[in-house]
Context: one part of a larger RNA
Order: sequence, then C1' cells, then structure tokens
RNA sequence: UGACGGGGGCCCGCACAAGCGGUGGAGCAUGUGGUUUAAUUCGAUGCAACGCGAAGAACCUUACCAACCCUUGACAUCCAGUGGAGGUUUUAGAGAUAAAACUGUGCCUUUGGGAACACUGUGACAGGUGUUGCAUGGCUGUCGUCAGCUCGUGUCGUGAGAUGUAUGGUUAAGUCCAGUAACGAGCGCAACCCUUAUCCUUAUUUGCCAGCACUUCGGGUGGGAACUUUAAGGAGACUGCCGUGAAUAACACGGAGGAAGGUGGGGACGACGUCAAGUCAUCAUGGCCCUUACGGGUUGGGCUACACACGUGCUACAAUGGGAGAUACAGACGGUUGCGAAAGCGCGAGCUGGAGCUAAUCCUACAAAGUCUUCCUCAGUCCGGAUUGGAGUCUGCAACUCGACUCCAUGAAGUAGGAAUCGCUAGUAAUCGCGAAUCAGAAUGUCGCGGUGAAUACGUUCUCGGGCCUUGUACA
Repeated sequence: UGACGGGGGCCCGCACAAGCGGUGGAGCAUGUGGUUUAAUUCGAUGCAACGCGAAGAACCUUACCAACCCUUGACAUCCAGUGGAGGUUUUAGAGAUAAAACUGUGCCUUUGGGAACACUGUGACAGGUGUUGCAUGGCUGUCGUCAGCUCGUGUCGUGAGAUGUAUGGUUAAGUCCAGUAACGAGCGCAACCCUUAUCCUUAUUUGCCAGCACUUCGGGUGGGAACUUUAAGGAGACUGCCGUGAAUAACACGGAGGAAGGUGGGGACGACGUCAAGUCAUCAUGGCCCUUACGGGUUGGGCUACACACGUGCUACAAUGGGAGAUACAGACGGUUGCGAAAGCGCGAGCUGGAGCUAAUCCUACAAAGUCUUCCUCAGUCCGGAUUGGAGUCUGCAACUCGACUCCAUGAAGUAGGAAUCGCUAGUAAUCGCGAAUCAGAAUGUCGCGGUGAAUACGUUCUCGGGCCUUGUACA
C1' cells in the first nucleotide's frame, strides 16, 4: 500500500421488510448430469453452465458411428501434356462411382497462341470442427451503470509511499458547495444521440372527414386541408419563478404556471481493472500433431436412447370457471421463388380458385381477454387434457427410426404442492391475445407489439452484495 475480520461508523441496491404472482408436488415440452450405445459429435459447469452456442438435427446441416469408395485430392497457386466446354440417354450399384452411346465443335487472335473450362501426370503443396483459450489477437460475460481509477508539477517522508482524492454539508453520482499544501488535468458521472409524452410550422396521398352537396349509406363520389395520422423542421423543463429551511452556499421541502418538474419515462452508451473467467468449433493465429489419413466423397444410422437426478418453461387442478350463441375495440411487423382475397367444396386440418398487391392502396388478418344471453352447480365433474387405437391433411426425392396439424374414439396424473427458493416498485406485476427472425416443413423457446390493469414500501435491527472513512492483523 492492499486484502481480510462472526471490528466500528456513514450510505446505497426488489438486499431485507410490506405486498402480488410463481418455482419446488402432477402431466408434458426443453436443456443438463448420469447411464446406455457402433455412435448417442463438440463446447458451456456457483452467482456469471443447464429453452446456453443452436434465429429452428427426417436427408442436408453434421463435426459422431458402420459400411463402401478416393489419394495433388471437394477447394487455391504454379508446371507439362491432351482436348473443346456443355447437354442427353442406357447399364451395374444403396449411392458415391464405373462403363458405354448420342449430340455438340464456342470466344479473342499477329494463326504462334491466349482467356475461361474439362481431363491426365509430376511435385511443390492443399486439407484437418486434430491439440493447446495456461502461447495469442479479436469478441464476450462478471463485479457494475457500481462511482470510482489515475496523471503532471509542487509539498511531506531516508524510503516503500502520502498529499491531491481526508474534513463539514449535499447529490443518483469523486454531483456540487464551503474549506484546504496543494494547484491543475485525464478516463469515468452527467450532457451531447435515439425513442416516448405537449404544441407550432410545412406537406396532403394510398391516410383523414368538421362544414357543404350527391349517395347504392361503404369517406363510396364531388369537394375540403380543419381534425386524426404520417414525417421533416422548430418550440418546450432550466430549480427558470415564489415561499420556507440551510452557512447569504451547494442543496432540500412546499407552491404556482405547465402536456410534462426537479435525471419526466425508456433505450444505446460499461472507467482503471478482477476472475490464467469463456471462446483455437464464427473468424484470425504461434507451437505441436496427421498426410493412401486425424484429409475427402457416398449410403444408412446417430445427435430424438432411458431404472434415474436437477434446471428452465407450458398446461392444469376449476364457478373471478368450463361449454354454446351474439357482439366491440389494437399496435408493431412481414410479403413477388412471396402474401394470397372473394366464391365454391370439406365436420376439420385443408383443397379448388385466382382478384389485388413490389404495399399508409392489396394480403397475412376474425385480435383475445371484454360485453350480452343461456347451460353446467362442486363432482375427478360439461374441470383437466396426458396416453393409446383408427381415419386423414400439408410440406418435402423421402415423415419407419424421427415432422407439424385435423377428425372420431380413449380419457391418465392432478383437488393448490414439504424443506427450501425466484421475479416484480407503475402503465410495473399479473393476465390476454398478435407479429417477426430462423425456416421447404417443424416453438410451450427467443425477440418484439399492443389490450385489461393492481397491491405494498412502517422502516434499515437482521440476510446478501456494493461504496467511503477508520481500526486490528502471526496474510501478500
């Protein structure tokens, strides 16, 4: 100087408390461990691994296993030689591949050849998701959006170092004020950026419709530029104003005005560093290793196994509910190899159909919870939907291993979950549906969008984590 303390003081955080809803019990989905396996590819492992890499494993992906094949190689550059390239068909085979047949003779040219392309040969080389994240770059997590981390000069100390950055207030903040052997400065904080909440100006179609007219009653038409919206530019919030307190400070509390008030809400943004944290399987890369194989191709299988254990979720156990009928109101996305309307068929998944749309125009697209009427009346039920049998639909060469969905039948566990444990402070929790990426198909996951919309916070004694000061130390 740090680190640590079941030392002390001050302070903060959904840290506790106060509340609301969960997990832990059930069934299923998904990830992991374990076990099994020819293989169940690899990585991630307290918080900070476990719906994680994977924004989507039937083949492919794919790295794993078995079998069958190739050896200058699937890919790159160089050299030599040959030839066209390309396309079609047949045979064998699981295919890779092998053999044969037919077609085809291109472009530029100085007529030597050249540029692509294919085949053969030779070796230099290619190739490796092989190894080392404890050799590395880059990227990332975490402490933590915590308020800290440092430097120059000066001063003090023999020196390591200290001071500045300690003190009194204050703040979300090393934020600011006062003070001060310190004076300044840098990286952080804040602000500048995006979005949302109000208003103004400009613009007026595909969007809008107050007043006027027509109307098939649909902003449909004429028309309008007010309103909503859209999207470009501005205004607005600064403790600016008033009062009280404070030290006449910083600031705190209350008030006015205001759409918004003291950082208005949200996002992006992550200091010096810590964990030899994670990643050599995104990529790059040193060393080491393989080179007729640890490289490459194909078919099939596996990653989907299943006495079990754990994590994360979905659906429930019902009446604030379930079923039936009627009916209202979103936002944000996506769409031409695409979204696909009307109409018809089918109980349905879906099929036929093909209008319109390169999109404020058309489509996905009926939002659902809600509201009204009605049945069920506390039961393993008109709750719950697992499982299984049958019949189908769609995608796709192909749904057996191993897809999603539909219909009929079946109707399991489950009656609110022990110890323990998680999230959340407001348009939040809870609850309800909608969309997108990936994607041929395949979400209860992920990322977004809106609808309805709470309760509680006395307080900081205690638990956990963190910051500052101080103290002890046989620790570095």